[in-house]
Context: one part of a larger RNA
Molecule: large-subunit ribosomal RNA, domain VI
Organism: Acanthaster planci
RNA sequence: CGUGGGAAAUUUGCGUGGAGGUCUUUCUAGUACGAGAGGAGCGAAAGGCUAGUUCCGCUGGUGUACCAGUUGUUUCGCCAGAAGCAUCGCUGGGUAGCUAUGAACUAAUUGGAUAAGUACUGAAAGCAUCUAAGUACGAAGCCAGCCAUCAGAUGAGAUUUCCAUACCAGACAACUUAUAGACCAUGAGUUUGAUAGGCGAGAAGUGUAAGUGCAGUAAUGUAUUCAGCUAACUCGUACUAAAGUUCGACAA
Numbered sequence: 001c002g003u004g005g006g007a008a009a010u011u012u013g014c015g016u017g018g019a020g021g022u023c024u025u026u027c028u029a030g031u032a033c034g035a036g037a038g039g040a041g042c043g044a045a046a047g048g049c050u051a052g053u054u055c056c057g058c059u060g061g062u063g064u065a066c067c068a069g070u071u072g073u074u075u076c077g078c079c080a081g082a083a084g085c086a087u088c089g090c091u092g093g094g095u096a097g098c099u100a101u102g103a104a105c106u107a108a109u110u111g112g113a114u115a116a117g118u119a120c121u122g123a124a125a126g127c128a129u130c131u132a133a134g135u136a137c138g139a140a141g142c143c144a145g146c147c148a149u150c151a152g153a154u155g156a157g158a159u160u161u162c163c164a165u166a167c168c169a170g171a172c173a174a175c176u177u178a179u180a181g182a183c184c185a186u187g188a189g190u191u192u193g194a195u196a197g198g199c200g201a202g203a204a205g206u207g208u209a210a211g212u213g214c215a216g217u218a219a220u221g222u223a224u225u226c227a228g229c230u231a232a233c234u235c236g237u238a239c240u241a242a243a244g245u246u247c248g249a250c251a252a
Stems, first nucleotide, its partner, number of pairs: 001152001005163007015149004021049007033038001050107006059100004066093005071086006110144003117137004170247002174190005195241003198237005204230003211224005
């Protein structure tokens, strides 16, 4: 831009793409079969491998804005306590998010038409013959079924609701933003408000802060103290930031 009024939702699916795997064990059954040795089909169940999709409750990884320990050195006048630099200085842990080696699920049953092949009836050709007329089976393959997507399917579909000539329905932009993201787009919101930040509480992490008292000559220990500090998480709370502008239909 189109889909001949304009919108907001919900949809049909002409089509398109994906998927399609395989093994072992057990039961049936040491049965059928076979002199024996050996040893099924059909059917049922369980467990793997491979591939794929999704997820982070568990097990782990990462986690350079969290916590602690610690070395050298510089600075804050000194002690104490901190901060900077040294690969995040090094070391031990670790929230959210992301993740696999972790978790869940799927690769199912089935139908239709067939291939090679197997047949029935059956003539040409008094017989025979699966084929010439006719009929029945038959594969992980084909078409459906399963999953995803799709009305620019110009053949532009359908349903429901809203709007009535007005600064209406609605939309863009702007702003606060994340379950989204290179930008754009998409989603949640914009005071009739929990959208983000802040604050409060909690979860979770680290592991018992500083200061002071006591014990010890001291290093240090101990009490206050399951303390102190804390990112992305959860709930709450308008304290801060989201109040503006523009566009918007040839109906009947």